[in-house]
Context: one part of a larger RNA
RNA sequence: GGCUCACGGAGGAUGCCUAGGCGUCAAGUGCCGAUGAAGGACGUGGGACACUGCGAAAAGUUUCGGGGAGCUGUGAACAAGCGCCGAUCCGAAAAUAUCCGAAUGGGGAAACCCGUCUGGAAGAACUCCAGACACCUGUGCCUGAACACAUAGGGUACAGGAGGGAACCCGGGGAACUGAAACAUCUAAGUACCCGGAGGAAAAGAAACAAUUCCCAAAGUAGUGGCGAGCGAAAUGGGAGCAGCCCAAACCGUUGAAAGACGGGGUUGUAGGACCGCGAGAUGAAGCCAGAGCGUUAGUGGAAAGGUGUGGGAAAGCCUGCCAGAGAGGGUGAGAGCCCCGUACACGAAAAUGCGAAGGUGGAUAGCGGUAUCCUGAGUACCACCGGGCACGCUAAUCCGGUGGGAAGCUGGGGAGUCCACUCUCCAAGGCUAAACACACUUGAUGACCGAUAGAGAAGAAGUACCGUGAGGGAAAGGUGAAAAGUACCCCGGUGAGGGGAGUGAAAAAGAAUCUGAAACCGUGAGCUUACAAGCAGUCGGAGGGCUAAUGGCAUGACGGUGCUGUGGAGAGAUCCACGUGCGCGGUGCUAGGCCUGACGGCGUGCCUUUUGGAGAAUGAGCCUGCGAGUUAAUCUUUGUGGCGAGGUUAAGGGAGGAAUACCCGGAGCCGAAGCGAAAGCGAGUCUGAAUAGGGCGAUAUAGUCGCAAGGAUUAGACCCGAAACCAGGUGAGCUACCCAUGUCCAGGGUGAAGGCGGUGUAAAAGCUGCUGGAGGCCCGAACCUACUAAUGUUGCAAAAUUAGGGGAUGAGGUGUGGGUAGAGGUGAUAUGCCAAACGAACCUGGAGAUAGCUGGUUCUCCCCGAAAUAGCUUUAGGGCUAGCGCUGGAUGUUUAGUCAUGGAGGUAGAGCACUGGAUGGGCUAGGGGGCUUAUAGCUUACCAAACCCAACCAAACUCCGAAUGCCAUGAUUUGAGAGUCCAGUAGUCGGACUACGGGAGAUGAGUUUCGUGGUCGAGAGGGAAAGAGCCCAGAUCAUCAGCUAAGGUCCUCAAGUACUGGCUAAGUGGGAAACGAUGUGAAGUUACAGAAACAACCAGGAGGUUGGCUUAGAAGCAGCCAUCCUUUCAAGAGUGCGUAAUAGCUCACUGGUCAAGUGAUUUUGCGCGGAAAAUAUAACGGGGCUAAGCCAGUCACCGAAGCUAUGGACUUCGAAAGAAGUGGUAGGGGAGCGUUCUAUGAGCGGAGAAGGUAUACGGUAACGAGUACUGGAGCGAAUAGAAGUGAGAAUGCAGGCAUGAGUAGCGUAAAACACGUGAGAACCGUGUUCACCGUAAGUCUAAGGUUUCCGGCGGAAGGUCAAUCCGCGCCGGGUUAGUCGGGUCCUAAGGCGAGGCUGAGAAGCGUAGUCGAUGGACAGCUGGUCAACAUUCCAGCACCACCCAGGUGGAGUGAAGCAGGGACGCAAUGAGGUAGGCCAGCCCGGGGAUGGUAGUCCGGGUGAAUGCCGUGUCAGACGAUGAGAUGGGUAGGGAAAACCGCCCGUUGAGUUGAGACGGUGUUGCGUGCGCAAGACGCAGAAGUGAGUUGAGCCUUAUUGCCAAGAAAAGCUGCUAAACGAUGAAGCGUGGGUGCCCGUACCGCAAACCGACACUGGUAGACGAGUAGAGAAUACUAAGGUGAAC
Repeated sequence: GGCUCACGGAGGAUGCCUAGGCGUCAAGUGCCGAUGAAGGACGUGGGACACUGCGAAAAGUUUCGGGGAGCUGUGAACAAGCGCCGAUCCGAAAAUAUCCGAAUGGGGAAACCCGUCUGGAAGAACUCCAGACACCUGUGCCUGAACACAUAGGGUACAGGAGGGAACCCGGGGAACUGAAACAUCUAAGUACCCGGAGGAAAAGAAACAAUUCCCAAAGUAGUGGCGAGCGAAAUGGGAGCAGCCCAAACCGUUGAAAGACGGGGUUGUAGGACCGCGAGAUGAAGCCAGAGCGUUAGUGGAAAGGUGUGGGAAAGCCUGCCAGAGAGGGUGAGAGCCCCGUACACGAAAAUGCGAAGGUGGAUAGCGGUAUCCUGAGUACCACCGGGCACGCUAAUCCGGUGGGAAGCUGGGGAGUCCACUCUCCAAGGCUAAACACACUUGAUGACCGAUAGAGAAGAAGUACCGUGAGGGAAAGGUGAAAAGUACCCCGGUGAGGGGAGUGAAAAAGAAUCUGAAACCGUGAGCUUACAAGCAGUCGGAGGGCUAAUGGCAUGACGGUGCUGUGGAGAGAUCCACGUGCGCGGUGCUAGGCCUGACGGCGUGCCUUUUGGAGAAUGAGCCUGCGAGUUAAUCUUUGUGGCGAGGUUAAGGGAGGAAUACCCGGAGCCGAAGCGAAAGCGAGUCUGAAUAGGGCGAUAUAGUCGCAAGGAUUAGACCCGAAACCAGGUGAGCUACCCAUGUCCAGGGUGAAGGCGGUGUAAAAGCUGCUGGAGGCCCGAACCUACUAAUGUUGCAAAAUUAGGGGAUGAGGUGUGGGUAGAGGUGAUAUGCCAAACGAACCUGGAGAUAGCUGGUUCUCCCCGAAAUAGCUUUAGGGCUAGCGCUGGAUGUUUAGUCAUGGAGGUAGAGCACUGGAUGGGCUAGGGGGCUUAUAGCUUACCAAACCCAACCAAACUCCGAAUGCCAUGAUUUGAGAGUCCAGUAGUCGGACUACGGGAGAUGAGUUUCGUGGUCGAGAGGGAAAGAGCCCAGAUCAUCAGCUAAGGUCCUCAAGUACUGGCUAAGUGGGAAACGAUGUGAAGUUACAGAAACAACCAGGAGGUUGGCUUAGAAGCAGCCAUCCUUUCAAGAGUGCGUAAUAGCUCACUGGUCAAGUGAUUUUGCGCGGAAAAUAUAACGGGGCUAAGCCAGUCACCGAAGCUAUGGACUUCGAAAGAAGUGGUAGGGGAGCGUUCUAUGAGCGGAGAAGGUAUACGGUAACGAGUACUGGAGCGAAUAGAAGUGAGAAUGCAGGCAUGAGUAGCGUAAAACACGUGAGAACCGUGUUCACCGUAAGUCUAAGGUUUCCGGCGGAAGGUCAAUCCGCGCCGGGUUAGUCGGGUCCUAAGGCGAGGCUGAGAAGCGUAGUCGAUGGACAGCUGGUCAACAUUCCAGCACCACCCAGGUGGAGUGAAGCAGGGACGCAAUGAGGUAGGCCAGCCCGGGGAUGGUAGUCCGGGUGAAUGCCGUGUCAGACGAUGAGAUGGGUAGGGAAAACCGCCCGUUGAGUUGAGACGGUGUUGCGUGCGCAAGACGCAGAAGUGAGUUGAGCCUUAUUGCCAAGAAAAGCUGCUAAACGAUGAAGCGUGGGUGCCCGUACCGCAAACCGACACUGGUAGACGAGUAGAGAAUACUAAGGUGAAC
């Protein structure tokens, strides 16, 4: 380490429970709001929070009822109180009801700010209280322009409106996905959505109809329809419910000039009315009053039980009772009719409210006849064209609308599906109208609905936490116990966390992280096992070790415990006692066949999906638990089953009932009983037809229908999950793009344009030159912006950074604040870039469960059968339809298949060349070519060659021929197999693979491709081929320690022959390979030589002419050419090689001798040899190894499979039985079952222990089912039926838990060390010392943003990347003070809103007057001190602003929303004077060192505000003799006026204006030190200077230059109008008084903001010292800050 057992931890499944949900039915109810709604904000309690209630009268106040003992809502206790003098509580009616919100006095960033008037508070300013003050419409009245009346407009009074509401309703607009297998008419659908409007319902509705609304049927009919997909009535019948009326007109009257207004009259279609005539006085509508009675909103009464015993507890058990118009239900310490609440039944309202009979009031309504005249709804009906709506897409009636025409009027008009005629019917162009019908809420009842991953998203402070700028999205989370009796007390520990005792309790293994407490996962202990051994992890066997005695067996009575039983006894009996024996149970003993482990051995490549084929290195799954997919409705069809049957059946609705899904009505309608025909129609027939013909379809052999269940189809999301997209309505420009307005920023250095001045030059110029000048999308370079390069980083510091360099850096520059532009769009110096970290069309929600011929997934068992990967068609090829092949049921009954026989058709293999073609040689011979020639002719041929002949050939598209198989038919025979055929229902399959043979394509390549025939795999296990889907053998029902075989084997691995006989091989050939090569070897031939002596070897010869000739320098056998003779010989080439310069030399052929018997050549063939090189490792027998254990031929044995046999069992089919045959299986079909949840029935189990959990040696063919023990502590089953949210291993499934990686990566730029303190504990906290870092910052101030993080005390669980005594953490307490600072009470910019107004289906859009809106304008306070925490706010001192009052002074003007001035503005460069600041010096105070120096030339520190007045003054500047300033006069402009401004004319003549400063004046204060009882207080209080030096981006709106020509309004000043003012204005001074609201803590380049973080990033503005330096660069430092949390 492994396996097992025991015990734990962690976790929260399971079981049980329910406080909460989800449906259905019935009844009732149904709008709220300016009398301020819906919805909120903020408050409100004795005390903090959340919910509930309530509103400053604040968990409440008043009155009236109910009720009757407790109460002060809940979490949730405590404190303090209330209540029989009636509380709390319930109901009704009142009071109060902050602020926001239509929001309404004005404004606004909702819950805030600012007003005016009247009244009030002792009330002037100021503050407070109460009330009123919006807009629109209508009506009345009063006023009142242009313009006389009038009107518009204005004012006022009264009334109404405004806004909200889940669904339902009506109307105005109106999609797309989708379906049509594409798509356009069509569909989806008038749906979704937007908008307007109304109500408790809405709408419709009282006939110019085919009839108001709703339900059932008619009917998926008639129709409509790219006549496709689809869409789809009505009449009529049955029900629910029922209800009818009023105007206009004619005519009359009143009024009026008239138009008209008002009243009467009148309201109709077999026409009616007016009018004329006659007649009648009848009926009693609506509404209103009233209110019997019945309801609603609180309530009341309401029968009947005891004992015993178990238990913690009784309601269970047992015994004995009782009630019942009540045995529904719930609770109570376990199952309660009689304990409690209730239930049946009976009763009840001061108040409010609903219905409402009688009654009263009221007076709508109503008759007959006549017909001359009048009336009876006009831009209407109707027509044309167009559009919409009607089921109806148009030839299209009816209805509605647009444009253009345009009637009649009762002798009239409309309709009846084009139209016309006839007939019938109705009366438009005005209006109102309950009920039946929709939806929701409340109450009641109910559920074969859920039970905490379910049921609502929500059983807990849930639309909460949290996410997002926003629209919007959106969780998790239940259970102690009967009762808190919630652990007093003790101990360990840090006064921890946690635990141990004790105690409570039935139980603490119920202890609050609490019922039960599974699994993954993590441990502790024990048994066996493991350190020479090799892998799907198992299975089969098994050495050894350990344990136990059972749900088994055996034994036992020397176990008498117990039941039955027999005998005997006792007893009246019940029964008891004794004994015996047998059977059970129990006890005891024995028993390994049980359990754990497992050395070693045999065999053995997971599961799923998808595939021709997967261990696959193809897909999916980390593991566990829970959840997770063919359902439901309607219609059709088939089968089964049941009822009734020539019939069957009800629908809506109704009745009664209440434990009601039971029952009874209801026959409308549907299907069937009769068909045929286009139809009229006829009918067992009918149609066609001239037909009594024939033929078609029917009848003659008649069964249906309604339920239930199952299979299938269609329409619906239709088995589940999954798009990218499309459309509608909204939300976003806080990021970013561009634009608008207003602010702000850019160290320092350089270059030196134009222009100017001077010189020179010229007739004058130009030009040249010096100086000046300071331009520039100029140069260098910080801040700032950017992003070119590289590296790092890539689970980062960071969802874009860091480091080192780079680019721009006065410009088309950067940046802040406030605004604008919006998705069919915006913006864009175009990159298809950007529009909130994903943009070729944002995001959110909805249509919506879009669609997906595509991928994935699809859950228990057994039994029977069992495919396909082909054809045809297909915008079809990975999809579909039909056929083929499967299954199930029925019918038929061998029709099937094999073999044999007989008879056929045929043109393949082969063969052939007779045809068609191809093609070789020869012959013959036309023709042609060449040559010759005397050239019309002829000859000739090394040429070509048709036809023909001979010989030999080739062919898928040649055949004179022509099989074998196969096919067809008949007969016979064998066979019985899940054969054949037909009918009905219902699948899957249309990707195939290899192998053998026959072909095509290809290269007579492919593990290639495409056909045909067979086989196997697919869907097939077993044996063999080492290992292997497709090869060989063979088809697995189960068992067996039986037998025989197949393929293949028999030396070992490894079962069986070291078997036999005869050969072959020597190569490890066997155990990879070709052309080709080779005296390998065996066999069979042919041929030559050979005892007349061969072949080989040895000995010897191998000569002469001659060095043949030629050639050559030479060539002599042997460079080359030619010739290749003769002689001697046994034999010897004018020479086979070596060799030489050439010779020489050696050798061969050839010959003799010796020896001796076979020796050569060649052909065929068996087995071998070479040819033979690849990548991790022998690696081409599976290995060892083999000379057979190789190869060939033969023989006999044996082994060998899930084959066959044997024996036993199970099931299926057939069969009466005996028995026979069968049982591999994917897609798929059929059958039979198991289990889960709930329901019904009747009978049961359970505190003496249910479900659930853990364990277990039992049963069943399986799914599964018992028994027992422990745990658990209250519910649960069997049986038979029924109903389903009914079975999980996979969906990159969903949720939770837990692993692995791993004690690994990492701990996020960087310096710490020591001592002391505190403490349980110190690297980290505090103090101190030393050291280090930043220092145009890492210091200081401030805006935005955050929102208590600020300060103090206590604490240490969690957060802090370690620790922590510490903290930006937790708890408690404290802290923000303003007339002057910032904002409001002031102003306006961009822009927003916008009375009236204009436009638009609507919603809305634009915009005037106005009104908001800072980033700008305006505007009154400084210094010092002080708290733990605030200060321009408190305090001290000294100031100032506005308003009011008082009393003075003053003595004529004052006075605005009007007029005028002013406010008032660019950029760059430059200069001047100051100031801030720095430095130096002086002076004052203090200091004297650890080392050289140290009494100075050393070290440290060193002030003064605002305001007022005076002064300095022109010190900066501007304007100014072309006239500053003053003054006089005029004036047609400034939409009125003006004394003001402007303009004009005079007089005079040098000033006018002017920021910041400086000096003086006020010196309280500061500065430093001392004392002390030390967070406090007291005392004293030095110098405080310089005409030094430097010097700003501040004062600074200046000057100069330039072109791009550089806000507005108010405050302020002047003027006058109305008005006020000598009854005293303005102004001035003094005194007194008043002065509101909001912000103010803290962080603020950051640990507090934006980035998910205590994140190397981002974040506007101000100050920013010294030395060196041009500098804000850079380096080091000051003040100050920091040492970065391992």